[in-house]
RNA sequence: GGAGACAAAGGCAAACUGUUCGAAAGGACAGGACGCAAAGCCAUGGGUCUAAGUCCCUAAGGGAUAUGAUUGCCAGGCUGCCGUUA
Numbered sequence: 001g002g003a004g005a006c007a008a009a010g011g012c013a014a015a016c017u018g019u020u021c022g023a024a025a026g027g028a029c030a031g032g033a034c035g036c037a038a039a040g041c042c043a044u045g046g047g048u049c050u051a052a053g054u055c056c057c058u059a060a061g062g063g064a065u066a067u068g069a070u071u072g073c074c075a076g077g078c079u080g081c082c083g084u085u086a
């Protein structure tokens, strides 16, 4: 440097439930395991979600918008365990 076994040492933890924070999306902690070889870290590009505030239309109400969220959607960047192979 290459590729990850039905190996080994370990690691993470979806849905769901409880508590809690948040306008929401969603987050934190505990339980729990669907999965994961970067499911370790970074919102940088794209995607997706939300719409408090702002703007527009308005009779009710509706529409637009990220400065919010997601790295367990994809790409990119940084770092890294194990054995195996050259």
Stems, first nucleotide, its partner, number of pairs: 001085002004082001011036002016031006034072001040078003044075003047070003053065005